[in-house]
A computed fold for an 86-nucleotide RNA from Fluctibacter halophilus, annotated as c-di-GMP-I riboswitch aptamer. The sequence was found by an Rfam model in a public genome assembly.

């Protein structure tokens, strides 16, 4: 340096839920918590999924469509990293 792996070591992250906060919502932040994860580090480029404020339409006290919103712990991809053995 490359590729492979996480059995061994040092560790790392943190699901659901609860409290609080931001947001129209999906969902995010902070604290507790710990389901799990060998990148469950980072990135919205591609696909999927979620939401529909605003916009449009309709048979209009509602319903439908739509992402510029979200999801990296849905998958692919890009990029960075620890350690064992080769």
């Nucleotide at each position: 340096a490359c590729g492979u792996g996480g059995u061994a070591u040092u560790g790392g992250c943190a699901a659901a839920c609860c409290a609080u906060u931001c947001g129209a919502a999906a969902g995010g932040g902070u604290g507790g918590g710990g389901c799990g994860c060998a990148a469950a580090g980072u990135c919205a480029c591609c696909g999927g999924u979620c939401u529909a404020a605003g916009g449009c339409g309709c048979u209009u006290g509602g319903c439908g469509c739509u992402a510029u919103g979200a999801u990296a712990g849905c998958g692919g991809g890009a990029u960075u990293g620890c350690c064992g053995g080769g």
NCBI's taxonomy places the organism under Bacteria, Pseudomonadati, Gammaproteobacteria, Alteromonadales, Fluctibacter.